Overview:
The prediction has a mean pLDDT of 82. c-di-GMP-I riboswitch aptamer from uncultured Steroidobacter sp., 87 nucleotides, folded computationally. The model forms 95% of the base pairs in the Rfam consensus. Taxonomically the source falls in Steroidobacter (Bacteria, Pseudomonadati, Pseudomonadota, Steroidobacteraceae). It was read from a public genome assembly, where an Rfam model found it.

Order: sequence, then C1' cells, then structure tokens
RNA sequence: UGUUUCUCCGGGCAAACUCACUGAAAGGUGAGGACGCAAAGCCACCGGUCUACGGGAGCGUUUUCCUAGGACAGCGGGGUUGCCAGC
Repeated sequence: UGUUUCUCCGGGCAAACUCACUGAAAGGUGAGGACGCAAAGCCACCGGUCUACGGGAGCGUUUUCCUAGGACAGCGGGGUUGCCAGC
C1' cells in the first nucleotide's frame, strides 16, 4: 500500500422490555437492560416499510379513504469514512 472474515488481545455498538422526557403519530433522546452486530459508523440517492399533524376527497356529525413535507441506516441495494489483527 492492497485485501477481508479464517484469527488473538484490547475495546465499540445495543434488540425486546422497563422508567423518564419529547413528538399529532410513527418515532427520537437519556438511564437501566442484552437479542444480536465486523461497519448495528455516517448519508434518505433507489426500492421497501411505518405514521398522517396539516392538506385533499367522501360521508353528514363523527367516521372512512388518499397524501411526506415526518420517520426507519438493526429491511434490502447504493454511496462514503474507518480501529485492531490476519494475509
């Protein structure tokens, strides 16, 4: 310098669930907690999924549908950065 899962040490992240805060919701943040993760670091570019405050349509009196400008990077792809170690 290139490469990547065969491998050590040291470390890293943290699902469900619980509590608090936040948000219209989905969700997010913090604390606890570990199912897992070698990019479970970062980016909504493509597909997908969730939500529907606002907006629109229907209904006609309180309910249905559509819609992302809101989310999910721990759904897949893509982009980008990178530690230790092996080769």